Transfer RNA from a Clostridiales bacterium, 72 nucleotides, folded computationally. Its mean pLDDT, the model's own confidence on a scale to 100, is 84. Its Rfam family is "tRNA". Rfam links the family to the GO term triplet codon-amino acid adaptor activity. By type it is a transfer RNA.
[in-house]
């Protein structure tokens, strides 16, 4: 070089064309003598990059970058 899988808040992952979400973590509050647990709330995202299709793209198409695997 060839083939396949993957890249989405700090971490692990959903989301197969119409508002970007879940769990944990973080922060604030409650509860407690206190801590943990538990309860309530908040912040945090150019959805790997660039083009294209579409009224509309995380999602479909093309190219590129990175990670994992298969074959040689």
């Nucleotide at each position: 070089c060839g083939c396949g899988g993957g890249g989405u808040g700090g971490a692990g992952c959903a989301g197969u064309g119409g508002c970007a979400g879940c769990u944990c973590a973080u922060c604030g509050g409650g509860c407690u003598c206190a801590u943990a647990a538990c309860c309530c709330g908040a912040a945090g995202g150019u959805c790997g990059g660039a083009g294209g299709u579409u009224c509309g793209a995380a999602u479909c198409c093309u190219c590129c970058c990175c990670c994992c695997g298969c074959a040689a």